[in-house]
RNA sequence: CCCUGACAAAGGCAAACCGUUCGAGAGGGCGGGGCGCAAAACCACGGGUCCGUGAGUCGGCUUGACGGCGACAUUUGUUCGCGGUCGGGCUUGGCUUCAGGAUAGCCGAGUUGCCUGG
Numbered sequence: 001c002c003c004u005g006a007c008a009a010a011g012g013c014a015a016a017c018c019g020u021u022c023g024a025g026a027g028g029g030c031g032g033g034g035c036g037c038a039a040a041a042c043c044a045c046g047g048g049u050c051c052g053u054g055a056g057u058c059g060g061c062u063u064g065a066c067g068g069c070g071a072c073a074u075u076u077g078u079u080c081g082c083g084g085u086c087g088g089g090c091u092u093g094g095c096u097u098c099a100g101g102a103u104a105g106c107c108g109a110g111u112u113g114c115c116u117g118g
Base pairs, nucleotide, nucleotide: 002118003117005115012037013036017032018031019030020029021028022027035105041111042110045108046107047106048103049102050101051100054097055096056095057094058093059091060090061089062088063087064086065085066084068082069081070080071079072077073076
């Protein structure tokens, strides 16, 4: 330097879950816990998965302008209802994920490293 990993030694890390805290969320920090792990150490570069404040779109609510139809009054209307076109505002709902974010205990690339044996 390369390879290897047993039921060895010394130690290490810590899933679910619980408490607390940060975050819109995925998820993160700390404490308990211990399923597992020989890189379950570091790193979001590539792929995967996840989130959806924001953005887009659909829906919903509301509102303005201009036509239409009907009702009523009655001969033109400061009335009522229905629906159309074009816009404005709000949205705790659905969908998408360009931007943005999470995950290194999903995989790959890169970086570093303890012990055994060859």

Description:
The RNA shown here (c-di-GMP-I riboswitch aptamer) has 118 nucleotides and comes from Aporhodopirellula aestuarii. The prediction has a mean pLDDT of 79. Lineage of the source: Bacteria > Pseudomonadati > Planctomycetia > Pirellulales > Aporhodopirellula. It was read from a public genome assembly, where an Rfam model found it. It matches the Rfam family "c-di-GMP-I riboswitch aptamer". Gene Ontology term of the family: cyclic-di-GMP binding. Its Rfam clan is "c-di-GMP_I riboswitch clan". Of the family's consensus pairs, 89% are formed in the model.